Description:
This is a predicted structure of a 470-nucleotide part of an RNA (small-subunit ribosomal RNA, 3' major domain) from an uncultured bacterium.
Context: one part of a larger RNA
RNA sequence: UGACGGGCACCCGCACAAGCGGUGGAGCAUGCUGUUUAAUUCGAAGAUACGCGAAGAACCUUACCUAGACUUGACAUCCCGGGCAAAGCUAUAGAAAUAUAGUGGAGGUUAUCCCGGUGACAGGUGGUGCAUGGUUGUCGUCAGCUCGUGUCGUGAGAUGUUCGGUUAAGUCCGAUAACGAGCGCAACCCUUACCUUAAGUUGCUAACAUUCAGUUGAGAACUCUUAAGGGACUGCUGGUGAUAAACCGGAGGAAGAUGGGGAUGACGUCAAAUCAUCAUGCCCCUUACGUCUAGGGCUACAGGCGUGCUACAAUGGCCGAUACAAAGAGUCGCAAUACCGUAAGGUGGAGCUAAUCUCCAAAAUCGGUCUCAGUUCGGAUUGAGGUCUGCAACUCGACCUCAUGAAGCUGGAAUCGCUAGUAAUCCUGAAUCAGAAUGUCAGGGUGAAUACGUUCCCGGGUGUUGCACU
Numbered sequence: 001u002g003a004c005g006g007g008c009a010c011c012c013g014c015a016c017a018a019g020c021g022g023u024g025g026a027g028c029a030u031g032c033u034g035u036u037u038a039a040u041u042c043g044a045a046g047a048u049a050c051g052c053g054a055a056g057a058a059c060c061u062u063a064c065c066u067a068g069a070c071u072u073g074a075c076a077u078c079c080c081g082g083g084c085a086a087a088g089c090u091a092u093a094g095a096a097a098u099a100u101a102g103u104g105g106a107g108g109u110u111a112u113c114c115c116g117g118u119g120a121c122a123g124g125u126g127g128u129g130c131a132u133g134g135u136u137g138u139c140g141u142c143a144g145c146u147c148g149u150g151u152c153g154u155g156a157g158a159u160g161u162u163c164g165g166u167u168a169a170g171u172c173c174g175a176u177a178a179c180g181a182g183c184g185c186a187a188c189c190c191u192u193a194c195c196u197u198a199a200g201u202u203g204c205u206a207a208c209a210u211u212c213a214g215u216u217g218a219g220a221a222c223u224c225u226u227a228a229g230g231g232a233c234u235g236c237u238g239g240u241g242a243u244a245a246a247c248c249g250g251a252g253g254a255a256g257a258u259g260g261g262g263a264u265g266a267c268g269u270c271a272a273a274u275c276a277u278c279a280u281g282c283c284c285c286u287u288a289c290g291u292c293u294a295g296g297g298c299u300a301c302a303g304g305c306g307u308g309c310u311a312c313a314a315u316g317g318c319c320g321a322u323a324c325a326a327a328g329a330g331u332c333g334c335a336a337u338a339c340c341g342u343a344a345g346g347u348g349g350a351g352c353u354a355a356u357c358u359c360c361a362a363a364a365u366c367g368g369u370c371u372c373a374g375u376u377c378g379g380a381u382u383g384a385g386g387u388c389u390g391c392a393a394c395u396c397g398a399c400c401u402c403a404u405g406a407a408g409c410u411g412g413a414a415u416c417g418c419u420a421g422u423a424a425u426c427c428u429g430a431a432u433c434a435g436a437a438u439g440u441c442a443g444g445g446u447g448a449a450u451a452c453g454u455u456c457c458c459g460g461g462u463g464u465u466g467c468a469c470u
Stems, first nucleotide, its partner, number of pairs: 002469001004466002007464007015454002019418005026310008034301002042053002064296007073121001077120002079117005088103006123285002126283003132279002134274003137270001139268001144183006150159003162175004189262004194230007204219002208217002233256001236250005312411001316370006328359003333352002338347003377408001382403007424446007
């Protein structure tokens, strides 16, 4: 100087408290462990691993196992020799890879194309993240981390960065042996809330006609769209304060004190994570630790853990009627009207490369029924029959119908999230994707309760003190 203290003082945070809803009990989904296995590929491990890499394992993927094959190789460059003939298709053998025969006629003939050969080499999801780059998590969007010159000190170092106020903030003001500066903070960026102007088609419809219908004429007001601007700055005002910074109230305003949300992550910490995204040093394999193929496995199942979904019901279940979104996606696609099927779906194919066409709401509301029961709650499990995707649903897909109708009556110790359009609740879409979400990422609908306060728990910041550590 730091680090540390079951030292002190001050301050902050859904940290506690005040509330609301969960997890922990049940069934299932999913990840992990353990065990099993020929293999159950590998990584991730308190917070910061465990619906994580994986935005999607039937084959492929795939790295694992078993079996069958290849050895200059599936892929690249160079050298030598030969060539009319390569891919594809057909037949035979085979599980296929592959081999043989026929057919076929790309590229090339300067051999750049094909075959064979020789070795230099290729190849490795083999090891080391404690050899590395790059990328990432975390403390933490916490308010800190430093430098130049000067001054002080023998020196390590100190000062500045401390103190009095104040702030979300090392934010600002004042004091001050310091004066300045940099990286952070803030601002600049995107989005959302209000207004103006410009532009009106595929969007809109107040007035005038018209129609089943903004359907058509028409309109450019409104909504909306997408570009450029305006607007908020403690600007105005009363009080408090050191006459400062600022704080408390008020007006006006769509919005008020950082308006809401996002992107943005200082110096550094954890030899944190990743050699399996990629790159890469060194080590290792080289008729195999490389490559191809078929089948299997990653989906096993006594036990344990995490994260979720569905419930245990009447603020509900079922039946009927009926209203209102946003954001997205679509030509290898989205698919309407119609018809068939109880349904999943099928037939068919209008329209749409999209403000034009399509995918396209549910809770809510109204009426009826059930009357507290393991039930008209709950839907696991199982049997049967189907639909769809796809060479192919046995291991191992999703969905539909009929039947079956398990546990479960609100969950011990403990523990998590959330302060407002938030929690809770209800649907919708997208990426990945042939098919396969209760996951992820986004979108809107309905829409609360509570915060006295900072004693305590946890984490963090500043000053100071002790110190057997540096």

Its Rfam family is "Bacterial small subunit ribosomal RNA".